Description: Transfer RNA from a Candidatus Nealsonbacteria bacterium, 71 nucleotides, folded computationally. Lineage of the source: Bacteria > Bacteria candidate phyla > Candidatus Nealsoniibacteriota. Its mean pLDDT, the model's own confidence on a scale to 100, is 83. Its Rfam family is "tRNA". The sequence was found in a public genome assembly.

This record gives sequence, C1' cells and structure tokens, in this order.
RNA sequence: GGGCCCAUGGUAUAGAGGUAACAUAUCUGCAUGGCAUGCAGAAGUCCGGGGUUCGAUUCCCCGUGGGUCCA
Repeated sequence: GGGCCCAUGGUAUAGAGGUAACAUAUCUGCAUGGCAUGCAGAAGUCCGGGGUUCGAUUCCCCGUGGGUCCA
C1' cells in the first nucleotide's frame, strides 16, 4: 500500500427494512432473624457523517477504531 471481516445496554451476543432482544451485571420491593438463593419490577444500547426509502440497527458511500490475509 491492497483484499476481506467486525463495530448493538457495564460485559458477552441475537436481530438483516416497520421504531431492538436474551443472558449476566446494576438498582428497588417481597420472602428469611441475617446471608446465600428465589420471585416481581425498574433503569440502561444500535461507532460518526452522508445517501436510498413513506420508514434504516438492517441496504449503499466516506470516515474512525479493531481483527485477519497478501505485499
């Protein structure tokens, strides 16, 4: 320098056009004399910009960061 892949709650991941989910963690309440644990509930997220579209986390382009291969 070039090719390919990835970026989603604190963490690890799903979702591939119709306003985002599971696990775990955090917080609150209940049960216990207390802890562990269980049950119920809550808060919290699409890397940045642009384009296509009635509508973009999803498709396209550029950038940023990471991984991998070639030179």